[in-house]
Context: one part of a larger RNA
RNA sequence: UGACGGGGGCCCGCACAAGCGGUGGAGUAUGUGGUUUAAUUCGACGCAACGCGCAGAACCUUACCCGGCCUUGACAUCGAGGGAAAGCCUCUAGAAAUAGAGGCCCUCCCCUUCGGGGGACCCAAAGACAGGUGCUGCAUGGCUGUCGUCAGCUCGUGUCGUGAGAUGUUGGGUUAAGUCCCGCAACGAGCGCAACCCUUGCCGUUUAGUUGCCAGCGAGUCAUGUCGGGCACUCUAACGGGACUGCCGUCGUCAAGACGGAGGAAGGCGGGGAUGACGUCAAGUCCUCAUGGCCCUUACGGUCGGGGCUACACACGUACUACAAUGGGCGGUACAGAGCGCAGCGAGCUCGUGAGAGUCAGCGAAUCGCAGAAAACCGCCCUCAGUUCGGAUUGCAGUCUGCAACUCGACUGCAUGAAGGCGGAAUCGCUAGUAAUCGCGGAUCAGCAUGCCGCGGUGAAUACGUUCCCGGGCC
Numbered sequence: 001u002g003a004c005g006g007g008g009g010c011c012c013g014c015a016c017a018a019g020c021g022g023u024g025g026a027g028u029a030u031g032u033g034g035u036u037u038a039a040u041u042c043g044a045c046g047c048a049a050c051g052c053g054c055a056g057a058a059c060c061u062u063a064c065c066c067g068g069c070c071u072u073g074a075c076a077u078c079g080a081g082g083g084a085a086a087g088c089c090u091c092u093a094g095a096a097a098u099a100g101a102g103g104c105c106c107u108c109c110c111c112u113u114c115g116g117g118g119g120a121c122c123c124a125a126a127g128a129c130a131g132g133u134g135c136u137g138c139a140u141g142g143c144u145g146u147c148g149u150c151a152g153c154u155c156g157u158g159u160c161g162u163g164a165g166a167u168g169u170u171g172g173g174u175u176a177a178g179u180c181c182c183g184c185a186a187c188g189a190g191c192g193c194a195a196c197c198c199u200u201g202c203c204g205u206u207u208a209g210u211u212g213c214c215a216g217c218g219a220g221u222c223a224u225g226u227c228g229g230g231c232a233c234u235c236u237a238a239c240g241g242g243a244c245u246g247c248c249g250u251c252g253u254c255a256a257g258a259c260g261g262a263g264g265a266a267g268g269c270g271g272g273g274a275u276g277a278c279g280u281c282a283a284g285u286c287c288u289c290a291u292g293g294c295c296c297u298u299a300c301g302g303u304c305g306g307g308g309c310u311a312c313a314c315a316c317g318u319a320c321u322a323c324a325a326u327g328g329g330c331g332g333u334a335c336a337g338a339g340c341g342c343a344g345c346g347a348g349c350u351c352g353u354g355a356g357a358g359u360c361a362g363c364g365a366a367u368c369g370c371a372g373a374a375a376a377c378c379g380c381c382c383u384c385a386g387u388u389c390g391g392a393u394u395g396c397a398g399u400c401u402g403c404a405a406c407u408c409g410a411c412u413g414c415a416u417g418a419a420g421g422c423g424g425a426a427u428c429g430c431u432a433g434u435a436a437u438c439g440c441g442g443a444u445c446a447g448c449a450u451g452c453c454g455c456g457g458u459g460a461a462u463a464c465g466u467u468c469c470c471g472g473g474c475c
Stems, first nucleotide, its partner, number of pairs: 008475006015466002019430005026321008034312002042053002064307007073129001077128002081123003087104007108119004131296002134294003140290002142285003145281001147279001152191006158167003171182003197273004202241003206238004212231001217228003244267001247261005323423001327382006339370003344363002348359004389420001394415007436458007
């Protein structure tokens, strides 16, 4: 000077409390430990590993295992020599990789003295070299997590101190804030805070109408903005306005500011996002990439077939579905937002109980399609039961994707109907359009979410307070 204290003072945060819903019990999904295995590839390990890298493991992916093959190599540069540039098809052996045979094609660009030369491309010897998801994240770059959106971290000059260093940054108020005011041997400044950015909420004699509108007129239909017509409204998307404690009152040091009020769509940071200071954890990543060193070089490289990553006495994390009547079933009937679509989205019609199939219109999309939102509301049934709750498991029959669903896909129909009657100790989230609950979309993707990232619908309860638990700031 810091850090720490079961030292003190002051102050914050869903930290406690107040409240609502969960997890911990059941079944399943998924990740992990362990065990097993020829292999179950590797990494991640308190918070900050465990639906994490994986925004898609049947082959591929794939790094693992078994087996078949290759050795200048799948890829790069140089390279003796050769070639009809290249390319396409068939057959044989084989699991394929690969090897062999045959056929088609008679040709690309530049220069040319028309002899040829050069280039791209293919075959290919020797060799330089390639290659390595092999090791070291404790050799590193880059990127990231975390304390923490916390309010802090520093510098120049001056002053003080022998010096380390102090001062400034402490103090009195105030703030979400080292925010601002006042004071002060300090005076200034930088990185942070805030603002500038995006989005959302209100408005417009602004700009613009292939979305919207019978708003006013006309036409047409069983019906529909369907047509003429029109930008008024809604909307779309650009511009602009709007909020600044600006106004009033009280308090306050005549300050900063606090409280109440008016007006207003909105107040005192309006809501949300992006934005993460100096640094900490030798935190994470050599398997994104890059890279020092070390190691392998007919193999620790390359390729193919098959298997494995999907195992299962167990244990833990995260979720989904439930245990029912605020519910389940059937019928009827409303109302979204944000997205996506041409190797695509696919209306309509026909077939099928259905998954789906056949055919095919429209749409590169404010125009067409995905697309029925669901909960809600109306009517009827069920009457407290392991049930008309719950749906695991299993059998059979199918659909679709794909070369291929045995190991190991999703979905459909019929049958089967398990545990489960609200969960011990313990423990998590959330302060408002939030929690809870309901559905919809997207990325990845041939196919495959209960995960992830978004979107809207319905829509609460509670906060006396800061003694206590946890984390943090200042003295």
The part of an RNA shown here (small-subunit ribosomal RNA, 3' major domain) has 475 nucleotides and comes from an uncultured Pseudomonadota bacterium. The RNAcentral record of the full RNA draws on ENA and SILVA. The coordinates come from a structure-prediction model, not an experiment, and the mean pLDDT is 86.